[in-house]
A computed fold for a 488-nucleotide part of an RNA from a marine metagenome, annotated as small-subunit ribosomal RNA, 3' major domain. Rfam family: Bacterial small subunit ribosomal RNA.
Context: one part of a larger RNA
RNA sequence: UGACGGGGGCCCGCACAAGCGGUGGAACAUGUGGUUUAAUUCGAUGCAACGCGAAGAACCUUACCUGGGCUUGACAUGUCAGUGAAAGCCCUGUGAAAGCAGGGCCCUCUGCGAGCUUGCUCAAAGACACUGUCACAGGUGGUGCAUGGCUGUCGUCAGCUCGUGUCGUGAGAUGUUGGGUUAAGUCCCGCAACGAGCGCAACCCUUGUCCUUAGUUGCCAGCACGUUAUGGUGGGGACUCUAAGGAGACUGCCUGGGAUAACCAGGAGGAAGGUGGGGAUGACGUCAAGUCCGUAUGUCCCUUAUGCCCAGGGCUACACACGUGUUACAAUGGCCGGUACAAAGGGUCGCGAACCCGCGAGGGGAAGCCAAUCCCAUAAAACCGGCCUCAGUUCGGAUUGGAGUCUGCAACUCGACUCCAUGAAGCAGGAAUCGCUAGUAAUCGCGUAUCAGCACGACGCGGUGAAUACGUUCCCGGGCCUUGUACA
Numbered sequence: 001u002g003a004c005g006g007g008g009g010c011c012c013g014c015a016c017a018a019g020c021g022g023u024g025g026a027a028c029a030u031g032u033g034g035u036u037u038a039a040u041u042c043g044a045u046g047c048a049a050c051g052c053g054a055a056g057a058a059c060c061u062u063a064c065c066u067g068g069g070c071u072u073g074a075c076a077u078g079u080c081a082g083u084g085a086a087a088g089c090c091c092u093g094u095g096a097a098a099g100c101a102g103g104g105c106c107c108u109c110u111g112c113g114a115g116c117u118u119g120c121u122c123a124a125a126g127a128c129a130c131u132g133u134c135a136c137a138g139g140u141g142g143u144g145c146a147u148g149g150c151u152g153u154c155g156u157c158a159g160c161u162c163g164u165g166u167c168g169u170g171a172g173a174u175g176u177u178g179g180g181u182u183a184a185g186u187c188c189c190g191c192a193a194c195g196a197g198c199g200c201a202a203c204c205c206u207u208g209u210c211c212u213u214a215g216u217u218g219c220c221a222g223c224a225c226g227u228u229a230u231g232g233u234g235g236g237g238a239c240u241c242u243a244a245g246g247a248g249a250c251u252g253c254c255u256g257g258g259a260u261a262a263c264c265a266g267g268a269g270g271a272a273g274g275u276g277g278g279g280a281u282g283a284c285g286u287c288a289a290g291u292c293c294g295u296a297u298g299u300c301c302c303u304u305a306u307g308c309c310c311a312g313g314g315c316u317a318c319a320c321a322c323g324u325g326u327u328a329c330a331a332u333g334g335c336c337g338g339u340a341c342a343a344a345g346g347g348u349c350g351c352g353a354a355c356c357c358g359c360g361a362g363g364g365g366a367a368g369c370c371a372a373u374c375c376c377a378u379a380a381a382a383c384c385g386g387c388c389u390c391a392g393u394u395c396g397g398a399u400u401g402g403a404g405u406c407u408g409c410a411a412c413u414c415g416a417c418u419c420c421a422u423g424a425a426g427c428a429g430g431a432a433u434c435g436c437u438a439g440u441a442a443u444c445g446c447g448u449a450u451c452a453g454c455a456c457g458a459c460g461c462g463g464u465g466a467a468u469a470c471g472u473u474c475c476c477g478g479g480c481c482u483u484g485u486a487c488a
Stems, first nucleotide, its partner, number of pairs: 001488002003485003007482007015472002019436005026327008034318002042053002064313007073136001077135002080132005088105007109126002113122004138302002141300003147296001149291003152287001154285001159198006165174003178189003204279004209247007219236002223234003250273001253267005329429001333388007345376003350369002355364003395426001400421007442464007
């Protein structure tokens, strides 16, 4: 100087407390451990691994296993030799395919030159392909403890440092400590310090109010026309909205407190008030944290194989254990009928309307749309009416049987969905444990990426919309000062 303390002081954080809803019990989905297996590819492992890499494992993917094949190779550059009809296309045998073997079609690339019958022949060389040779390719093989890059974490915590000066023999100290204050090393005051940098904040995006500009594909107040009906038509720019520019919030104003300061409490005005809400943004560093299987890369290793191609299988196994979720156990509910109200997205190898068929998944159909125009697309919870009456039930839907639909070369291993039948466990979950402070939790549906198909996951979107916070003694994590230390 640090680190540590079941030392002290001060202070923060959904850290506790106060509340609301969960997990832990059930079934299923999914990941992991374990076990099994020819293989169940590999990585991730306290927080910070476990719906993680994987924003899509039937084949492919695919790295694994079994079997069948190839050896200058699936891919790149170059070298030498040979062949050729530049190239390209088709067929046969064998085979699971890959591959191996064989045949046919196409006399058709450029042309230094030469021969001549002047439009034909020969032809060096080039390009290309094949065969062989050599350099080499190739490796999701090892090492993340050789690395780059990127990422997680402490933590959006308020810290981490430097120059000069001063003090100290020196390590180092000071500044950065102290008194206040703040979300903040934020600001004020003081001070052997004076300044500065990386962080904080602001600048950026979005949302909340208003104004201006603009008015189609959006809108419809007033005026007409028309319709069973609809901005459908003329028209209009008022309104909504769209999207560009601007205004607005700064403790600016008032009162009180305070050191007259910083600042704090209350108030006015205001759409918004003290960082308005949300996002992006992550200092010096820590964990030899993670990643050589994204890519890059040192080194080691393989080279008729640890490379490459193919078929089938596996990654989907199942006594069991754990994590994360979904659906429930019902009446604030379930079922049936009727009636409303979104936002954000996506669409031409695409989205696909009306209409018809089917109980349905879906099929037929083809209008429109490169989309503020058309489509996906009925939002659902909610509201109105009816039935159920506390029951393992009209709760719950697992499982299983049968019949189907769709995608796709192909749904056996191993897809999703539909219909009929079946109707399991489950009556609120021990010890323990998680999230959340407001448009939040809870609850309800909608969309997107990946994607042929496949979503209870992920990422977004809106609808409905709470309870509680006395307080900081305690648990956890963190910041500053101080103290002890046989630790570095």
Overview:
Model confidence (mean pLDDT): 84 of 100. RNAcentral holds the full RNA, with entries from SILVA.